The RNA shown here (Glycine riboswitch aptamer) has 72 nucleotides and comes from uncultured Usitatibacter sp.
The sequence is in RNAcentral, with records from MGnify.
The coordinates come from a structure-prediction model, not an experiment, and the mean pLDDT is 86.
RNA sequence: GAUCGGGAGAGCGCCAGUCCACCGGCCGCCGAAGGGGUAGCGCCCGCAAACUCUCAGGCAAAAGGACCGUUC
Numbered sequence: 001g002a003u004c005g006g007g008a009g010a011g012c013g014c015c016a017g018u019c020c021a022c023c024g025g026c027c028g029c030c031g032a033a034g035g036g037g038u039a040g041c042g043c044c045c046g047c048a049a050a051c052u053c054u055c056a057g058g059c060a061a062a063a064g065g066a067c068c069g070u071u072c
Stems, first nucleotide, its partner, number of pairs: 001072002004069003011027001013026003017022001028059003034055001035053003040047003
């Protein structure tokens, strides 16, 4: 890195265009893709958090999903 399995949180929010999806507006929320900041560590300029920010992403299902396990 690949394969299979497990995998949380938060409005199925309201209005309009509208079959759903999507798009525009209005708020309210989540953190476990990614990204930023930093605690800390060290070879002092690097590594870097499950802490923090929510830019992004997400808030029925689907999809995604850090992390864990199986196999290669």